[in-house]
Context: one part of a larger RNA
RNA sequence: CUGGGUUUAAAGGGUGCGUACGUGGGCACAUAAGUCAGAGGUGAAAGCCCGCAGCUUAACUGCGGAAUUGCCUUUGAUACUGUGUGUCUUGAAUCAGGUUGACGUUUGCGGAAUGUGGCAUGUAGCGGUGAAAUGGGUAGAUAUGCCAUAGAACACCGAUUGCCUAUGGCAGCAAACUGGCCCCUGUAUUGACAUUGAGGCACGAAAGCGUGGGGAGCGAACAGGAUUAGAUACCCUUGGUAGUCCACGCCCUAAACGAUGUUUACUUGAUAUUCGGCUCUUAGAGUUGAGUGUCCAAGGGAAACCCGAUAAGUAAACCACCUGGGGAGUACGUUCGCAAGAAUGAAACUC
Numbered sequence: 001c002u003g004g005g006u007u008u009a010a011a012g013g014g015u016g017c018g019u020a021c022g023u024g025g026g027c028a029c030a031u032a033a034g035u036c037a038g039a040g041g042u043g044a045a046a047g048c049c050c051g052c053a054g055c056u057u058a059a060c061u062g063c064g065g066a067a068u069u070g071c072c073u074u075u076g077a078u079a080c081u082g083u084g085u086g087u088c089u090u091g092a093a094u095c096a097g098g099u100u101g102a103c104g105u106u107u108g109c110g111g112a113a114u115g116u117g118g119c120a121u122g123u124a125g126c127g128g129u130g131a132a133a134u135g136g137g138u139a140g141a142u143a144u145g146c147c148a149u150a151g152a153a154c155a156c157c158g159a160u161u162g163c164c165u166a167u168g169g170c171a172g173c174a175a176a177c178u179g180g181c182c183c184c185u186g187u188a189u190u191g192a193c194a195u196u197g198a199g200g201c202a203c204g205a206a207a208g209c210g211u212g213g214g215g216a217g218c219g220a221a222c223a224g225g226a227u228u229a230g231a232u233a234c235c236c237u238u239g240g241u242a243g244u245c246c247a248c249g250c251c252c253u254a255a256a257c258g259a260u261g262u263u264u265a266c267u268u269g270a271u272a273u274u275c276g277g278c279u280c281u282u283a284g285a286g287u288u289g290a291g292u293g294u295c296c297a298a299g300g301g302a303a304a305c306c307c308g309a310u311a312a313g314u315a316a317a318c319c320a321c322c323u324g325g326g327g328a329g330u331a332c333g334u335u336c337g338c339a340a341g342a343a344u345g346a347a348a349c350u351c
Base pairs, nucleotide, nucleotide: 004322005321006320008304012319014203015202016201017200022195023194025088026087027086028085029084030083031082033081034080035077036076037075038074039073040072041071042070049065050064051063052062053061054060091193092190093189094188095186096185097183098182100180104177105176106175107174108173109172110154114150115149116148117147118146119145120144121143126135164169208250209249210248211247212246213245217244218243222239223237224236225235261318262317263316264315265314266313269295270294271293272292273291274290275289276288277287278286279285280284300307301306324351325350326349333344334343335342336341
């Protein structure tokens, strides 16, 4: 390479947009590049293979044939692929009408809780644990009430097993701006405009980094008290820096998981739920479209567990990735980064 694979054995890129490439709907006509058929030329000889012959045989040698699966020229065929032209609407997109949702960005507002400060009531305890102690309190704590102030997070609703978003993710209320899905009819418009997508670009939790703010609570590091043989821990406390929060700029990794790439078509049921439409109808029922779930399961698949219309089934297109364990996601080199490091990514050796 071929072949085989990728939920869990090695293996799906974190996610999207999109360039090249690959692949690509119906009909008609043209063409004849691919494709198919015929003919001709060429495909050196030797060798290999087949047949015959010559040395007593064989090896060896001679003669003939076949083969040389290729290339070129030419004459035709036109189903498929390609190319060109025209056309179609079912793929795709657009317009008009309507709904929907924690999708996103910015701004404003709110109450509960917590901490702190002030005032008042009030007196000896508080706090914490398995038990304690560190801590804090007669300079009046804890508790209770009122006032003020700060930052962060948004109880109930929400059993939410829900909604939305490409992933990451997204939750108080309101406004402004903004992206999307869906439904419905006009059976309105364009007329294959599609799909996948190497490179590329953008986004990408937490932690971390830079500059400037902010800092209530929590809280790596650090300190103290316990526990213990020890205790650089688990528990507690008093704490407590970075951080957590905001703005701008980086980092680019996660069990970034459904451990399951994207797109399309086809192949039984039951049930719940979200957003719509239609019919009958007050409740409700039926039907239909797009999602999100659960359960059983036929055929089918699978090493099994299990999957089973949200496939891991049956097929097609394209991309990514895998090839024994360790060495190793290491070394070297390169690219990116302020750094931390990230990306790419071996070999010797060993079992």

This is a predicted structure of a 351-nucleotide part of an RNA (small-subunit ribosomal RNA, central domain) from uncultured Lewinella sp. NCBI's taxonomy places the organism under Bacteria, Pseudomonadati, Saprospirales, Lewinellaceae, Lewinella. Its mean pLDDT, the model's own confidence on a scale to 100, is 83. The full RNA is in RNAcentral, with records from ENA and SILVA.